[in-house]
RNA sequence: GCGGCGGUCGUCUAGCCUGGUCUAGGACGCCGGCCUGCCACGCCGGAAAUCCCGGGUUCAAAUCCCGGCCGCCGCACCA
Numbered sequence: 001g002c003g004g005c006g007g008u009c010g011u012c013u014a015g016c017c018u019g020g021u022c023u024a025g026g027a028c029g030c031c032g033g034c035c036u037g038c039c040a041c042g043c044c045g046g047a048a049a050u051c052c053c054g055g056g057u058u059c060a061a062a063u064c065c066c067g068g069c070c071g072c073c074g075c076a077c078c079a
Stems, first nucleotide, its partner, number of pairs: 001075007010028004020059001030046005052068005
């Protein structure tokens, strides 16, 4: 340099194909309550995501298109 895959709450991850009840779901963690003599477990509730960045298309974009950044893998190059 070329190609492929990926980037989403603090962490891990689903959704992306085929745009729409997704102003985004789940688990762990965190906070509160219940339970308990206390803790743990369990149950209930809550907070928490510019969906990597910018632009485009559209009535509508995490999702489609373009450019860029970062990570991983493969290939090429290696004077």